[in-house]
Context: one part of a larger RNA
RNA sequence: UUGGGCGUAAAGGGUGCGUAGGUGGUUGUAUUAGUCAGAAUUUAAAGACCAGUGCUUAACACUGGGAAGGGUUUUGAAACGGUACAACUAGAAGACGACAGAGGCAUAUGGAACUCAAGGUGUAGGGGUGAAAUCCGUUGAUAUCUUGGGGAACACCAAAGGCGAAGGCAAUAUGCUGGGUCGCGCUUGACACUAAGGCACGAAACCCUGGGUAGCGAAUGGGAUUAGAUACCCCAGUAGUCCAGGGCCUAAACGAUGCAGAUUAAUCUUUCGGAGUAUCGACCCUCUGAGAGAUACAGCUAACGCGUUAAAUCUGCCGCCUGGGAAGUACGGCCGCAAGGCUAAAACUC
Numbered sequence: 001u002u003g004g005g006c007g008u009a010a011a012g013g014g015u016g017c018g019u020a021g022g023u024g025g026u027u028g029u030a031u032u033a034g035u036c037a038g039a040a041u042u043u044a045a046a047g048a049c050c051a052g053u054g055c056u057u058a059a060c061a062c063u064g065g066g067a068a069g070g071g072u073u074u075u076g077a078a079a080c081g082g083u084a085c086a087a088c089u090a091g092a093a094g095a096c097g098a099c100a101g102a103g104g105c106a107u108a109u110g111g112a113a114c115u116c117a118a119g120g121u122g123u124a125g126g127g128g129u130g131a132a133a134u135c136c137g138u139u140g141a142u143a144u145c146u147u148g149g150g151g152a153a154c155a156c157c158a159a160a161g162g163c164g165a166a167g168g169c170a171a172u173a174u175g176c177u178g179g180g181u182c183g184c185g186c187u188u189g190a191c192a193c194u195a196a197g198g199c200a201c202g203a204a205a206c207c208c209u210g211g212g213u214a215g216c217g218a219a220u221g222g223g224a225u226u227a228g229a230u231a232c233c234c235c236a237g238u239a240g241u242c243c244a245g246g247g248c249c250u251a252a253a254c255g256a257u258g259c260a261g262a263u264u265a266a267u268c269u270u271u272c273g274g275a276g277u278a279u280c281g282a283c284c285c286u287c288u289g290a291g292a293g294a295u296a297c298a299g300c301u302a303a304c305g306c307g308u309u310a311a312a313u314c315u316g317c318c319g320c321c322u323g324g325g326a327a328g329u330a331c332g333g334c335c336g337c338a339a340g341g342c343u344a345a346a347a348c349u350c
Base pairs, nucleotide, nucleotide: 004321005320006319007304008303012318014201015200016199017198021194022193023192025088026087027086028085029084030083031082032081034080035077036076037075038074039073040072041071042070043069049065050064051063052062053061054060091191092188093187094186096183097182098181099180103177104176105175106174107173108172109171110154114150115149116148117147118146119145120144121143125136126135162169163168206247207246208245209244210243211242215241216240220236221235222234223233258317259316260315261314262313263312266295267294268293269292270291271290272289273288274287275286276285299306300305323350324349325348332343333342334341335340
């Protein structure tokens, strides 16, 4: 218990699509179960409030007055809201013409590095560390050259850069495909915003089945260090990391900042468009739109800071918070193969 809040104090759902619901542009006409105004009636008396009066005062009692608010009936108003009809184009969507991009999926290809095998040269070391040792090596290692195989990741370009709803996305080519921006003002004519439930997507790890396994590497073994060393360092190394299919559904899933719209000084940088100017052409310059950043006025903030990408000023809708611990736990329910996830208390205690 709303009248306050949610960047960092408790609090924005991980993200989207969208149902119900809530909210909704401009103009006209009609209507009136919302709304507004008037009247009637009712809401017993006492009590409460105001003005008086009576007990010596007060408490108390009595007299008079007025409500506010609600219900019912009725008369009217039409600004707002609703409903119906007609119309509009500034919201929204579409057409047309351009543009940028690691957006997604599939297939193919490439070079560097690494590793393995075979062969050549070559000989006693190599490797590793703070120092060592385990380890590898005369059955020829390390080094170097040639050939072949394999898996994973794509140096430079690369940027405060780009794209995506988020998670996330980076070699090259091709195919398929989603979204966005600008120009134009051609079409529709409010078709919109938000979104409880619902549905879909959702890093890493983990699980199931089948494959694959170069490097790295939980577990594990060994060597060191140490009082000990279930660690840090070293040598090995299984799951895993990779692929296909299925599951899990959580993260500091972060901008710790929900989405949409409107309004409000500037300056600079940068990405992608458009127009003008300039030019042989481009750069430059001016204006304009969509992003990404830096500083900063007003304003806001407890401060830090935010500041046209707002945490400013307003509007609509959703989610969430209410002292710490117990606890994101127990119980119940739903989901999951499991691990567990979602929902979510209390006793007690400070």
About this RNA:
The prediction has a mean pLDDT of 88. A computed fold for a 350-nucleotide part of an RNA from a metagenome, annotated as small-subunit ribosomal RNA, central domain.